[in-house]
This is a predicted structure of a 71-nucleotide RNA (transfer RNA) from a Minisyncoccota bacterium. The RNAcentral record of the sequence draws on ENA and MGnify. Model confidence (mean pLDDT): 82 of 100. Taxonomically the source falls in Minisyncoccota (Bacteria, Bacillati). Its Rfam family is "tRNA". By type it is a transfer RNA.
RNA sequence: GGGAGCUUAGUUAAGUGGUAUAACAACAAUCUCCAAAAUUGUGGUCGGAGGUCCGAUUCCUCCAGCUCCCG
Numbered sequence: 001g002g003g004a005g006c007u008u009a010g011u012u013a014a015g016u017g018g019u020a021u022a023a024c025a026a027c028a029a030u031c032u033c034c035a036a037a038a039u040u041g042u043g044g045u046c047g048g049a050g051g052u053c054c055g056a057u058u059c060c061u062c063c064a065g066c067u068c069c070c071g
Base pairs, nucleotide, nucleotide: 001070002069003068004067005066006065007064010024011023012022013021018054026042027041028040029039030038047063048062049061050060051059
């Protein structure tokens, strides 16, 4: 220099155009003399900017970061 892939909650991941999900973690309550464990509940997320579309996490373009391949 050329090419490919990935980016979703604090972490690991699902989600092929129609209300964004799970597990763990966090917080609160119950229980307990206290704590742990257990049970119940709560909050929190689509890398950034544009475009297409009635509607975009999803399709297109650019940018950023990470990984891999070729030279």